[in-house]
Context: one part of a larger RNA
RNA sequence: UUGGGCCUAAAGCAUCCGUAACCGGUUCUACAAGUCUUCCGUUAAAUCCACCUGCUUAACAGAUGGGCUGCGGAAGAUACUAUAGAGCUAGGAGGCGGGAGAGGCAAGCGGUACUCGAUGGGUAGGGGUAAAGUCCGUUGAUCCAUUGAAGACCACCAGUGGCGAAGGCGGCUUGCCAGAACGCGCUCGACGGUGAGGGAUGAAAGCUGGGGGAGCAAACCGGAUUAGAUACCCGGGUAGUCCCAGCUGUAAACGAUGCAGACUCGGUGAUGAGUUGGCUUAUUGCUAACUCAGUGCCGCAGGGAAGCCGUUAAGUUUGCCGCCUGGGGAGUACGGUCGCAAGACUGAAACUU
Repeated sequence: UUGGGCCUAAAGCAUCCGUAACCGGUUCUACAAGUCUUCCGUUAAAUCCACCUGCUUAACAGAUGGGCUGCGGAAGAUACUAUAGAGCUAGGAGGCGGGAGAGGCAAGCGGUACUCGAUGGGUAGGGGUAAAGUCCGUUGAUCCAUUGAAGACCACCAGUGGCGAAGGCGGCUUGCCAGAACGCGCUCGACGGUGAGGGAUGAAAGCUGGGGGAGCAAACCGGAUUAGAUACCCGGGUAGUCCCAGCUGUAAACGAUGCAGACUCGGUGAUGAGUUGGCUUAUUGCUAACUCAGUGCCGCAGGGAAGCCGUUAAGUUUGCCGCCUGGGGAGUACGGUCGCAAGACUGAAACUU
C1' cells in the first nucleotide's frame, strides 16, 4: 500500500534469447463489440435530496416528487479502440558494396625470462634482511660461456584506443564461424517493443575423472620479530594455478544507473565509415568542412537532499518487465527444487529495539 520510489538513503534480475500476456506506424473501406446520445422498462422497503404536513421546536414520523447505481430492450452517432478486408513505407528484416576490430573456435609457428640438466672456465663464499638467522656451498655453490629439456606467459607497440549481450578478449600466421557501423535505397511490407514462467551463456575460487607441473603459492614446516605472534618480514613447500571432459552458478558480476522509442542549446578530444574540396611520394597517404555510428571530457536549460547528472540524462515523456517498505533476528530456520559435495535458489516468525 500510494497520484510514492529504486546512482550514493531500502530497492534494476549477472547477461542475453524467447512462450503466454501487455503495448503497438500510416491510408481507405466495412462492421458497430467497447465508447457516446436519446427513449422505454426495471432497479422492494428503509437510507439520500427538494418541498409540504404532524407532534410547542428539533430529533423523529408521514405525504408528494426526484435522485443514486446496475441490468435489459429499442433507435441513432462512428472520432478513438477492437475485428475483417485492401493498400503504403518512415519502424523492422533481407540483399548488395568497400572497409574497421585483443569478437569466438581450431591448428601451426615464434620470442624473452625463470627453473632444471650436461660440458668447460673459475674459487670461497653465496643468498637474504631494518638487522639477522634458518637455507645453499670445497661431494666446488654464487658468477661467466656453450648446449639441451620442460612448463607457463606474451615486454615494447598500448591509447579514459578497439571488439563483445554480459562474463570477458592482447606474440605471429592460416582456416572456419558470428556480430556491429557506414554507404546504396534493390526486395519483403508492421513481420515490431517488452517479456511472468522457460532456455542459453556466465570471472575467480571450489568439486569429479584423466593428463601436466617451470615459476608463483592457500594449507603446512622452519627462521626472525614480539610480552605472545596460530600474522606482517625471510628460507622452504603441497593442493591449486595450465590442458581435456563434466559439474558448480556465485562476485563491489559496478555506470552500484533494466530494455526499447520520441523530444530538448552547445563546445572540445580521440575511434570507424562516408561525401565534397585542396595537397601529394599517387598510397589502404596528409589535410579542411560536413554527415552518420559508437566512445571520453566540459557545460545551457532542466533535474537533484546534495555529491553531481546534463542529446551516452539522473531532463521532458510513452510502452513493458523486475524490485523496495525502519534496524536487528536473517539471507537465518523450516519446507521445496537443484547439486557428488561445498552450497545455490526460494524464504519466514517469535523475540528485541